[in-house]
A computed fold for a 346-nucleotide part of an RNA from an uncultured organism, annotated as small-subunit ribosomal RNA, central domain. The full RNA is in RNAcentral, with records from ENA, Greengenes and SILVA. It matches the Rfam family "Bacterial small subunit ribosomal RNA". Rfam links the family to the GO terms structural constituent of ribosome and ribosome.

Context: one part of a larger RNA
RNA sequence: CUGGGCGUAAAGGGUGAGUAGGCGGAAGCGUAAGUUUGAGGUGAAAGACUGGAGCUCAACUCCAGGCCCGCCUCAGAUACUGCGUUUCUCGAGCAAGAUAGAGGAUAAUGGAAUUCCUGGUGUAAGGGUGGAAUCUGUAGAUAUCAGGAAGAACACCGAUGGCGAAGGCAAUUAUCUGGGUCUUAGCUGACGCUGAAUCACGAAAGCUAGGGGAGCGAACGGGAUUAGAUACCCCGGUAGUCCUAGCCGUAAACGUUGCACACUAGGUGUUUGUAGUUCGCUACAAGUGUCGUAGCCAACGUGUUAAGUGUGCCGCCUGGGGAGUAUGCUCGCAAGGGUGAAACUC
Numbered sequence: 001c002u003g004g005g006c007g008u009a010a011a012g013g014g015u016g017a018g019u020a021g022g023c024g025g026a027a028g029c030g031u032a033a034g035u036u037u038g039a040g041g042u043g044a045a046a047g048a049c050u051g052g053a054g055c056u057c058a059a060c061u062c063c064a065g066g067c068c069c070g071c072c073u074c075a076g077a078u079a080c081u082g083c084g085u086u087u088c089u090c091g092a093g094c095a096a097g098a099u100a101g102a103g104g105a106u107a108a109u110g111g112a113a114u115u116c117c118u119g120g121u122g123u124a125a126g127g128g129u130g131g132a133a134u135c136u137g138u139a140g141a142u143a144u145c146a147g148g149a150a151g152a153a154c155a156c157c158g159a160u161g162g163c164g165a166a167g168g169c170a171a172u173u174a175u176c177u178g179g180g181u182c183u184u185a186g187c188u189g190a191c192g193c194u195g196a197a198u199c200a201c202g203a204a205a206g207c208u209a210g211g212g213g214a215g216c217g218a219a220c221g222g223g224a225u226u227a228g229a230u231a232c233c234c235c236g237g238u239a240g241u242c243c244u245a246g247c248c249g250u251a252a253a254c255g256u257u258g259c260a261c262a263c264u265a266g267g268u269g270u271u272u273g274u275a276g277u278u279c280g281c282u283a284c285a286a287g288u289g290u291c292g293u294a295g296c297c298a299a300c301g302u303g304u305u306a307a308g309u310g311u312g313c314c315g316c317c318u319g320g321g322g323a324g325u326a327u328g329c330u331c332g333c334a335a336g337g338g339u340g341a342a343a344c345u346c
Base pairs, nucleotide, nucleotide: 003318004317005316006315007300008299012314014201015200016199017198021194022193023192025088026087027086028085029084030083031082033081034080035077036076037075038074039073040072041071042070049065050064051063052062053061054060091191092188093187094186095184096183097182098181099180103177104176105175106174107173108172109171110154114150115149116148117147118146119145120144121143125136126135162169163168206247207246208245209244210243211242215241216240220236221235222234223233258313259312260311261310262309263308266291267290268289269288270287271286272285273284274283275282276281295302296301319346320345321344328339329338330337331336
């Protein structure tokens, strides 16, 4: 390379938008580029291959044939693909009506709790642990009552629930705003699928500048434990955690399962909608769980939310270690990220 693969063995890009490219619904007509039939030309010779012949054989040489898998020209065919054109509505979208939601952004407001401050009551302990101690407390703590301040997070509802492309999203209200679903079948008429590059988003930690700082809490200090204890436990505690603006661009970014479409038994929950209803529920659509048939699978399992049966497109894998290292390039303020070997070794 031809292949074979990618839930767990190596392997699905963190997610989306989308350029090129690849692929693409139904019917008619035209064309004849691909495709296909025939004919002609060319495809040097030698070599190689097959059959024969000549040197006593062989090597060697000679003859004939096929081959030269290709290209060009002409004439024909038109099923499929392409191209052009006309038409269609089931794919896709628009419209109208309805509808659920922690989807996003900004602002405002609220109560519980925590800590601190002030004052009252009150007195000797409190706290913490396996047990203790460090620690707090007669300069009045802990407890309790009243008042005040601050920051962060939003109990119950809450779910096996909902929304979002993913990351993720949860007090309440207002404003702005994205997407979805259902019903109708009015409109457009293939406008579609995928998607290298590119662009955007992207938890936590970390970085820059300015704020903020209640609780928690890397580092750090102390107390214990222990042979030791750079830990686990306890008392403190800085960065950070929070906000604004800008970087970083990685995760077990996981369903460890790329996206789209079609087809292939069912049972049973649940969310939203529509229709029907004898008001018990039933049917359908879109999600979300669970069990399971056929099938698939090395097994585990999966099973209309496929890992089944097929099609299109992208990404990725090719023994373990060396190594996600070195080097080069590139991005970044840095930390580091992306791309990414080989020697050697088993």